[in-house]
RNA sequence: CUGUAUCUGUCAGGAGAGCGCCUGACUUGUUUCAUGUCCCAUGAACCAAGUCAGGCCGCCGAAGGCGCAGGCGGUGGCCACACCGCUGAACGCUCAGGCAAAAGGACUGACAAAGCGUC
Numbered sequence: 001c002u003g004u005a006u007c008u009g010u011c012a013g014g015a016g017a018g019c020g021c022c023u024g025a026c027u028u029g030u031u032u033c034a035u036g037u038c039c040c041a042u043g044a045a046c047c048a049a050g051u052c053a054g055g056c057c058g059c060c061g062a063a064g065g066c067g068c069a070g071g072c073g074g075u076g077g078c079c080a081c082a083c084c085g086c087u088g089a090a091c092g093c094u095c096a097g098g099c100a101a102a103a104g105g106a107c108u109g110a111c112a113a114a115g116c117g118u119c
């Protein structure tokens, strides 16, 4: 200098599945009742919303993880095949994670630096 998208980072895009139910505590609000120094305050009860904690199911797969298929290599063998190693999916499992928004998010594109390669 130039190529490469290998690692990291920045920006943009990026799916799926209950804003589930129950209990308790706290906060706020309406209503009712009671009390008092009386339109104000205090306490209690019901209801509603929110937060936290615990419990109960249902569901999703694209952080990560696990498993197999498949692929590559080696050895043995006439063959079928067997064994070993590496890799290993967007397939499966659902441990973890997730199921309004936000966050996260495999992956894709662009860019920057580094690495590698070429001159």
Base pairs, nucleotide, nucleotide: 002117003116004115006114008112009111010110011109012108013107018057020056021055022054023053024052025051026050027049028048029047031045032044033043034042035041036040058099059098060097064095065093066092067091070087071086072085073084074083075082076081
Model confidence (mean pLDDT): 80 of 100. This is a predicted structure of a 119-nucleotide RNA (Glycine riboswitch aptamer) from Limnohabitans radicicola. Rfam family: Glycine riboswitch aptamer. Rfam links the family to the GO term glycine biosynthetic process.